Model confidence (mean pLDDT): 80 of 100. Transfer RNA from a hydrothermal vent metagenome, 76 nucleotides, folded computationally. The sequence is in RNAcentral, with records from ENA. Its Rfam family is "tRNA". The family's RNA type in Rfam is transfer RNA. Rfam's curators write: Transfer RNA (tRNA) molecules are approximately 80 nucleotides in length.
RNA sequence: GCCACCCUAGCUCAGUUGGUAGAGCAAUGCACUCGUAACGCAUAGGUCGCCAGUUCGAUCCUGGCGGGUGGCUCCA
Numbered sequence: 001g002c003c004a005c006c007c008u009a010g011c012u013c014a015g016u017u018g019g020u021a022g023a024g025c026a027a028u029g030c031a032c033u034c035g036u037a038a039c040g041c042a043u044a045g046g047u048c049g050c051c052a053g054u055u056c057g058a059u060c061c062u063g064g065c066g067g068g069u070g071g072c073u074c075c076a
Base pairs, nucleotide, nucleotide: 001072002071003070004069005068006067007066010025011024012023013022019056027043028042029041030040049065050064051063052062053061
């Protein structure tokens, strides 16, 4: 330099052939316990990487930018 894939909650990841989003773990509260942990119940937590375009409507489609992973090539 070229190609492919990925970017969604604090972390690991789903998701929808376009109709404003979920799980597990973590956190907080309650209950339980002599107490702690575990188990149980509940709550909170997201500009869906950024900027544009298309659309009545974009996490989803298109373009650009940024970041990450892998592969190929060149130089050293």